Archaeal signal recognition particle RNA from a Candidatus Woesearchaeota archaeon, 274 nucleotides, folded computationally. The gene name in the source record is ffs. Its Rfam family is "Archaeal signal recognition particle RNA". The family's RNA type in Rfam is non-coding RNA gene. Its mean pLDDT, the model's own confidence on a scale to 100, is 76. Lineage of the source: Archaea > Nanobdellati > Candidatus Woesearchaeota.
């Protein structure tokens, strides 16, 4: 003189920007950006400073001879705002269509086995009427049943009267029958119904039958005009809002990396090696 390691200290860092305030500079305040960017206390009728101002008082942490400040650039990346473009969506407005009528063109299909249009009738509705079936009520006749005692006839036995003959009342049984029930048939009334006959009235279209008549009819599409309608729907145009996208453009903000120039600083102790 150069160099290695350890430890110290000076020092540096613990955000930036704008507004506001101020003679001016910071700070508390508001806004913004962003962080590996501390804690406590006071501070807008303000707190501390003076161009050396880039906060004050107290405490803590990191780095540590590092680094800080000023000016001019570069890089890649991010946020915000505005504008532009595209797409989506909402709202409003305009136009056209969708609707109706007329005219013209095309026309599937259909028509002399007779089209469109026309007439009558039926089907449809209402009222009345007429039968059928079923139910029900009444009535006549028929079949059968049918009264313990308060229906009739006949009355065994038994009972009563009598010397007897006989007579009297009369239960059961039998016969007939009332009320009533039942079978069948008829007559009359009444009700119901996927029913029948006849008459009258009504009746937009449709369907069917008949008559008459003789050549087109026609779904649908396109064009034009007029009308209706912005109630809904479809398409399109314009305006505005909103969302998303974009190596878009501009501005702005911020962290990081880095280049150049300048200013301040680049110290101390021990130690290794040459």
């Nucleotide at each position: 003189a150069u160099u290695u390691a350890u430890g110290c200290u000076a020092g540096u860092c613990c955000g930036g920007g704008g507004c506001g305030u101020u003679a001016g500079u910071c700070g508390u305040g508001c806004c913004u950006u962003g962080u590996a960017a501390c804690c406590c206390a006071a501070a807008a009728c303000c707190g501390a400073c003076u161009u050396c101002a880039u906060g004050u008082g107290g405490g803590g942490g990191a780095c540590g001879a590092a680094g800080c400040c000023u000016g001019a650039g570069a890089g890649g990346a991010g946020g915000u705002a505005a504008u532009c473009a595209a797409a989506g969506u909402c709202a409003a407005a305009g136009u056209a269509g969708c609707c109706u009528u007329u005219a013209c063109c095309u026309g599937a299909c259909u028509g002399u086995u007779g089209a469109u249009a026309u007439c009558u009738u039926g089907u449809c509705c209402c009222u009345c009427u007429u039968g059928a079936u079923c139910g029900u009520c009444g009535u006549u006749a028929c079949u059968g049943a049918g009264a313990a005692c308060c229906u009739g006839g006949u009355c065994a036995g038994a009972u009563c009267a009598g010397g007897a003959a006989u007579g009297a009342a009369g239960c059961a049984g039998c016969c007939a029958u009332a009320a009533u029930c039942u079978u069948u048939a008829g007559c009359g009334g009444u009700g119901a119904u996927g029913u029948u006959u006849g008459a009258g009235g009504g009746g937009u279209c449709g369907c069917a039958a008949g008559a008459a008549g003789u050549a087109g009819g026609a779904a649908a599409g396109a064009u034009a005009a007029a009308g209706a309608c912005c109630a809904a729907c479809u398409a399109u145009u314009u305006u505005g809002g909103u969302u998303u996208u974009g190596c878009a453009u501009u501005a702005u903000c911020c962290a990081c990396u880095u280049u150049c120039a300048g200013g301040c600083g680049c110290g101390c102790a021990u130690u290794u090696a040459u």